RNA sequence: GCCCCUGUAGCUCAGAGGAUAGAGCACCGGUUUCCUAAACCGGGUGUCCCGUGUUCGAUUCACGGCAGGGGCG
Repeated sequence: GCCCCUGUAGCUCAGAGGAUAGAGCACCGGUUUCCUAAACCGGGUGUCCCGUGUUCGAUUCACGGCAGGGGCG
């Protein structure tokens, strides 16, 4: 330098044009306990990496950029 994959919650990941963006774990509040843990009840905590474009509508599609991983030279 070229090619491919990935980027969504604190972490691991779903969601692949439309509805309020979700799951598990973690975390926070509460109940219970002498205390802690467990259990149970409640809470999503988010600039969907950035920009432009396509579309009535973009997390999703296209192009460019950035970051991470892999391959080739």